[in-house]
Context: one part of a larger RNA
Molecule: small-subunit ribosomal RNA, central domain
Organism: Enhydrobacter aerosaccus
């Protein structure tokens, strides 16, 4: 190279858009490049092999034929692959209806809550623990009524509900906007899958700049524990959390399970749509999602089991002992953190 493999043992790139390549539905017709037969020439000699025959045998030699699985022309075959053309509609797409949805994005807007201010009543506590203490508090606190003020987050509905490529995405309204389903015909006529490079997106932290800042809140500070206690409890509390513009581009970024088409028992749930029956609110078909269970078959077991980890093609990333190390050192990225590609000595 061929074989193995990737749910938990080493292995699916976080995620999509796509370039190149690769792989490709159906029918006919023309060449026939791929292939598949013939035949012709070539494929040096030694070598290998097979029959001989020479050195007394062998080894060695030496005659002869095989072979030489290639390679050019050629002369047929035309199923399959591919190329050229002409077609088809079952794949893929577009038109119309049609309804569901925490898909994005931008503005405004609502209440409850909590924290501050201000006033009113009122008096000695309040707060906090396993128990205290730091703290707050006679300069009037907490409690309680009015009132302002500010940020940030949406209780109830809510649900193995829902969208959405992932990362997510949850008060309400409105504009603008993306996708998916279902439904009838009607169009186009293979336009299609996958996807190295390559662009795009990508939770949190964190990074620059400038705004904000109620609540929590690394870190720092005190009070407890403790043998100590750089902690777990407790009182505070600064970045940080929040907005906008820019950078990071990683996470157990997980369904630890790429994607794409077809096949293979069912039985109960739940969303969306459709469409019949009737007894008018349930039954029964059917599409698309989203669950538990289960036959077959897989599996090392564990489980998976029409949403496969089953039976099979395609294309893509990716493993190949444990450490050393996701490290070193180059190289690209980046403002830095760092990120990314990614060894080797030694050692078990």
């Nucleotide at each position: 190279c061929u074989g193995g493999g990737c749910g938990u043992a080493a292995a699916g790139c976080g995620a999509g858009u796509g370039u190149a390549g690769g792989c490709g539905g159906u029918u006919g017709u023309u060449a026939u490049a791929g292939u598949c037969a013939g035949g012709u020439g070539u494929g040096a000699a030694a070598g290998c092999c097979u029959u001989g025959a020479g050195c007394u045998c062998a080894a060695c030699u030496c005659a002869a034929g095989a072979a030489a699985u290639g390679c050019a022309c050629u002369u047929g075959a035309u199923a399959c692959u591919g190329a050229a053309c002409a077609g088809c509609u079952a794949g893929a797409g577009u038109a119309c209806c049609g309804g569901a949805g925490a898909g994005g994005a931008u503005a405004g807007u609502g209440g409850a809550a909590u924290u501050c201010c201000c006033a009113g009543u009122g008096u000695a506590g309040u707060g906090g623990u396993g128990a205290a203490a730091u703290a707050c508090g006679u300069a009037g606190a907490g409690a309680u009524u009015g009132g302002g003020a500010a940020g940030a987050a949406c209780a109830c509905c809510a649900g193995u509900g829902g969208c959405g490529a992932a990362g997510g995405c949850g008060g309400c309204u409105a504009u603008c906007u993306g996708g998916a389903c279902g439904g009838u015909u009607a169009c186009u006529g293979a336009c299609g899958c996958u996807a190295a490079g390559a662009c795009u997106c990508g939770a949190a932290a964190g990074c620059g700049u400038g705004g904000g800042g109620a609540g929590c809140a690394a870190a720092c500070a005190g009070g407890a524990u403790u043998a100590g206690a750089u902690a777990c409890c407790c009182u505070g509390g600064u970045a940080g959390u929040c907005c906008a513009c820019g950078c990071c581009g990683u996470a157990a970024a997980c369904g630890a399970u790429g994607g794409g088409u077809g096949c293979u028992a069912g039985a109960c749930g739940u969303u969306g749509g459709c469409g019949a029956g009737c007894u008018u609110g349930c039954u029964c078909g059917u599409c698309a999602g989203u669950g538990u269970c289960g036959c077959a078959g897989c599996u090392a077991a564990c489980g998976c089991g029409u949403u496969a980890a089953g039976c099979a093609c395609c294309c893509c990333g990716c493993c190949u002992g444990g450490g050393g190390a996701g490290u070193a050192c180059g190289g690209c990225c980046g403002c830095a953190a760092g990120g990314u590609u990614g060894a080797a000595a030694c050692u078990c």